This is a predicted structure of a 463-nucleotide part of an RNA (small-subunit ribosomal RNA, 3' major domain) from an uncultured bacterium. The RNAcentral record of the full RNA draws on ENA and SILVA. Its Rfam family is "Bacterial small subunit ribosomal RNA". Model confidence (mean pLDDT): 81 of 100.
Context: one part of a larger RNA
RNA sequence: UGACGGGGACCCGCACAAGCAGCGGAGCGUGUGGUUUAAUUCGAUGCAACGCGAAGAACCUUACCAAGGCUUGACAUGGAUUUGCACCAGCCGUAACGGGCUGUCAGGGUUCGCCCUGCGGAUUCACAGGUGCUGCAUGGCUGUCGUCAGCUCGUGUCGUGAGAUGUUGGGUUAAGUCCCGCAACGAGCGCAACCCCUAUCGUUAGUUAAAUGGUCUAGCGAGACUGCCACGCUAAACGUGGAGGAAGGUGGGGAUGACGUCAAGUCAGCACGGCCCUUACGCCUUGGGCGACACACACGCUACAAUGGUCGGGACAAAGAGCCAGCCAACCCGCGAGGGGGAGCCAAUCUCAUCAAACCCGAUCUCAGUUCAGAUUGCGGGCUGCAACCCGCCUGCAUGAAGGAGGAGUUGCUAGUAACCGUGAGUCAGCACAUCACGGUGAAUACGUUCCCGGGUCUUGCA
Numbered sequence: 001u002g003a004c005g006g007g008g009a010c011c012c013g014c015a016c017a018a019g020c021a022g023c024g025g026a027g028c029g030u031g032u033g034g035u036u037u038a039a040u041u042c043g044a045u046g047c048a049a050c051g052c053g054a055a056g057a058a059c060c061u062u063a064c065c066a067a068g069g070c071u072u073g074a075c076a077u078g079g080a081u082u083u084g085c086a087c088c089a090g091c092c093g094u095a096a097c098g099g100g101c102u103g104u105c106a107g108g109g110u111u112c113g114c115c116c117u118g119c120g121g122a123u124u125c126a127c128a129g130g131u132g133c134u135g136c137a138u139g140g141c142u143g144u145c146g147u148c149a150g151c152u153c154g155u156g157u158c159g160u161g162a163g164a165u166g167u168u169g170g171g172u173u174a175a176g177u178c179c180c181g182c183a184a185c186g187a188g189c190g191c192a193a194c195c196c197c198u199a200u201c202g203u204u205a206g207u208u209a210a211a212u213g214g215u216c217u218a219g220c221g222a223g224a225c226u227g228c229c230a231c232g233c234u235a236a237a238c239g240u241g242g243a244g245g246a247a248g249g250u251g252g253g254g255a256u257g258a259c260g261u262c263a264a265g266u267c268a269g270c271a272c273g274g275c276c277c278u279u280a281c282g283c284c285u286u287g288g289g290c291g292a293c294a295c296a297c298a299c300g301c302u303a304c305a306a307u308g309g310u311c312g313g314g315a316c317a318a319a320g321a322g323c324c325a326g327c328c329a330a331c332c333c334g335c336g337a338g339g340g341g342g343a344g345c346c347a348a349u350c351u352c353a354u355c356a357a358a359c360c361c362g363a364u365c366u367c368a369g370u371u372c373a374g375a376u377u378g379c380g381g382g383c384u385g386c387a388a389c390c391c392g393c394c395u396g397c398a399u400g401a402a403g404g405a406g407g408a409g410u411u412g413c414u415a416g417u418a419a420c421c422g423u424g425a426g427u428c429a430g431c432a433c434a435u436c437a438c439g440g441u442g443a444a445u446a447c448g449u450u451c452c453c454g455g456g457u458c459u460u461g462c463a
Stems, first nucleotide, its partner, number of pairs: 004461002007459007015449002019413005026302008034293002042053002064288007073127001077126008088103005105118005129277002132275003138271002140266003143262001145260001150189006156165003169180003195254004200222007225248001228242005304406001308365007320352003326345002331340003372403001377398007419441007
């Protein structure tokens, strides 16, 4: 000087408390550990690994295993020799790839011997190639403390020095925010503001909105600044209340992450030093595996029912996506998944999509393992795709398991939030209970800071 303390003082945070909904019990889905396996590829491991890399493992992906093959190689550049057997087409063969046979280049010059160039093949040499190791050799990127309020510098001053001061103190703030004081005076990175979305109004323009208008869409502008009033504070900063206002003291949300910490994570996204392999640790192919299953954990989905289930009728969104084979209407067939059909749309026009469900009205069920719940299994179908056995999704009929509100413990959330409800998108041939986004309905509680956890400032003790 820091760090630490079951030392002190002050302060903050869904940290506790007050509440609401959960998890932990059941079934299923996904991830992980473990075990198994020829292989169950690899990485991530307290918070900060475990619906994580993976925005989508049937083949491919794929890195793993078995088997069969290739060796200048699947890919790049260059040199030497040689060649026109390359592409394409046909045939043989294989599980497939590899392999074998046959046909066959272009342009220019020419003394018709051949030469040059382009493209391609073969042989050979340099080399290629490696998701092999080291994230404790690294770059880049990322997580975390933490959107916490801190981290420093120049000059001066003090101290033998390490260092101190400034940055401490009195107030105040979300804030090292601001004010006052002070051997300090200034400055930088952070804070705030500038950026984007949203809430109000004006104005300009507008297609695709039937219509001047309104809504809407796209621009431009106004508006909020403690500006005004009162009170408190010695004064100031500031605080409390009020007026006006769509909005009031940071209006709400986002983006933005200081100096640094964890030899944190990543050599498998990429790049890169070193080491290692080179007829194999490289490359191709077929099949399998990543999907196993006594078990343990994590995150979810569905329930255990009457604030409910089933049936019939009725209503209201936002945000998105769609062309080289995408979104797919009307109509027809089918109980349905779906099939046929072909209109429109390069999209405020058409389609997904009547765009929605929770919701409202009526009927029924009457507390039961049930008209709850839907796992599992059998049979029959549909779709994608070369191909659904391992190992996809959907649908009809039948089957109807556990489950009676979940121990110790533990998570999220302070308002258009939690909870409940559906919709869309990315990935994608197909596959979503995940992720990201969108709207609809819409609460309860916060006395307070003693305690638990994390953090900030000052001070004290200690090696």